Source information: The prediction has a mean pLDDT of 77. Bacterial RNase P class A from a bacterium, 390 nucleotides, folded computationally. It matches the Rfam family "Bacterial RNase P class A". Gene Ontology terms of the family: tRNA processing, ribonuclease P activity and dimeric ribonuclease P complex. The gene name in the source record is rnpB. RNAcentral holds the sequence, with entries from ENA.

RNA sequence: AGCGGCCGGAGGGUAAUCGCGGCGGAAGAACUCCUGUUCAUCUGCUGAGGAAAGUCCGAACUCCGUAGAGCAGGGUACUGGGUAACACCCAGGCGUCGAGAGGCGACGGAAAGUGCCACAGAAAAUAGACCGCUCCCGGCCCGGGCUGCUGGCCCGAGUCAAGGAGUAAGGGUGAAACGGUGGAGUAAGAGCCCACCAUCACGUACGGUGACGCGCGUGGAUGGCAAACCCUACUCGGAGCAAAACCAAAUAGGGGACGUCAUGGAAGUUGCUCGCUUCCGAUAAGUCCCGGGUAGGUUGCGUGAGGUACGGCGUGAGCCGUAUCCCAGAUGGAUGAUUGCCUCCCUGGAUUUCAGGGGACAGAAUUCGGCUUACACCCGGCCCUUCCUC
Numbered sequence: 001a002g003c004g005g006c007c008g009g010a011g012g013g014u015a016a017u018c019g020c021g022g023c024g025g026a027a028g029a030a031c032u033c034c035u036g037u038u039c040a041u042c043u044g045c046u047g048a049g050g051a052a053a054g055u056c057c058g059a060a061c062u063c064c065g066u067a068g069a070g071c072a073g074g075g076u077a078c079u080g081g082g083u084a085a086c087a088c089c090c091a092g093g094c095g096u097c098g099a100g101a102g103g104c105g106a107c108g109g110a111a112a113g114u115g116c117c118a119c120a121g122a123a124a125a126u127a128g129a130c131c132g133c134u135c136c137c138g139g140c141c142c143g144g145g146c147u148g149c150u151g152g153c154c155c156g157a158g159u160c161a162a163g164g165a166g167u168a169a170g171g172g173u174g175a176a177a178c179g180g181u182g183g184a185g186u187a188a189g190a191g192c193c194c195a196c197c198a199u200c201a202c203g204u205a206c207g208g209u210g211a212c213g214c215g216c217g218u219g220g221a222u223g224g225c226a227a228a229c230c231c232u233a234c235u236c237g238g239a240g241c242a243a244a245a246c247c248a249a250a251u252a253g254g255g256g257a258c259g260u261c262a263u264g265g266a267a268g269u270u271g272c273u274c275g276c277u278u279c280c281g282a283u284a285a286g287u288c289c290c291g292g293g294u295a296g297g298u299u300g301c302g303u304g305a306g307g308u309a310c311g312g313c314g315u316g317a318g319c320c321g322u323a324u325c326c327c328a329g330a331u332g333g334a335u336g337a338u339u340g341c342c343u344c345c346c347u348g349g350a351u352u353u354c355a356g357g358g359g360a361c362a363g364a365a366u367u368c369g370g371c372u373u374a375c376a377c378c379c380g381g382c383c384c385u386u387c388c389u390c
Stems, first nucleotide, its partner, number of pairs: 001386002004383006012342007020047007028039004049361001053372002056370005061240004068274004073236005078092005093107001094105004108231002113229002115225003130171002132167005138160003142156006179197005198222002200219005206213002244299004254290005264280005306325008344358005
């Protein structure tokens, strides 16, 4: 100097003028039984994000609820920590990608069962013979031997067609073919057997809180897929700020169906069963359907698992202490417009300056902790690697 990896920050600043929303202060006017309502003026403070997006998780909070239990259903899935909690974060383990810094995780179980592995291939897991190899039978041919000698018999080697038997070591197909290498054995072969190696199962020494690591021993046990159904362990009440609470107003105290006798019926916020509680004496309690009216205001509504600074503990996520601060609350829905200067980036010129252009993704609506996605330009730190110089 180039390339790469990980982490953090910022994402315009400043001045003036005018204009919006909220919370306060000051004094004034009008109305009013009320000392409350409305209107205008001045003034202080304050007013969108790192993702406000997605609505994917977890909670706080509100209501059901005075009571549950089981099944179904949902969620998670290596170990140990963090947290209010989590499917999140941190640190490790194992696996995998990368030369590396680092990234990713589909991370319990395939020896409980079922199922799937296209095409190709003989065959895809209790598999199987396309090409091969060996043996038997038969033909041809060569050599040797015997003989009763133009014939016949026996032995050995080679070769060929069909058939039969054996084989799964070699070759082929495929993403993957029943572990690998060597030896012995065999008619030819095979963990059939042996040695070494890999994986797996069981046992065990040592290290570690643990997942695991690493060594020894025994065993011939040796496809993959559970992000397929399934099994195992742990865990889960539901609905949601359009939750809910209060005030005011209006209404057609409308019409219909079900509910039918208590050993019954109905309600109780996922579904079913049981249980428990409450209500109902039947034109019931209550549920459902059709039709009609109202839908205005206030609270909820922001002091928090809060922000910032410093110190301590911890590898870290975080925790503890001290100090300090209040940092939006709209409801047809606020934070905008203009001008000047500065700043960042690009282009052209110039040598210390001029001109032109541009500045991303994108707007709170109950709040908070996360995850995922989008993002022009810029700043800083640590690490890997290549090259050059000293």